């Protein structure tokens, strides 16, 4: 230098073209003398720029970053 995989929330994961979702964490209320734990609500996301299409987390195609093989 080349080939393959992965890139979603503050963390681990889903989510095969048509409203972005689950634990766990954060927050606020009840609770309790206090913690903690339980309830109940809440806030927070699709690595980057083109393309295909009415429609793009999805599909291509370049980048970036990691991961792994091969020279």
């Nucleotide at each position: 230098g080349g080939g393959c995989c992965u890139a979603u929330a503050g963390u681990u994961c889903a989510g095969u073209g048509g409203u972005a979702g689950a634990a766990c964490a954060c927050c606020a209320c009840a609770u309790u003398u206090g913690c903690a734990a339980u309830g109940u609500g809440g806030g927070a996301g699709c690595g980057g720029c083109a393309g295909u299409u009415c429609g793009a987390u999805u599909c291509u195609g370049c980048c970036u970053a990691g991961g792994u093989c091969c020279a």
Molecule: transfer RNA
Organism: Candidatus Colwellbacteria bacterium RIFCSPLOWO2_02_FULL_44_20b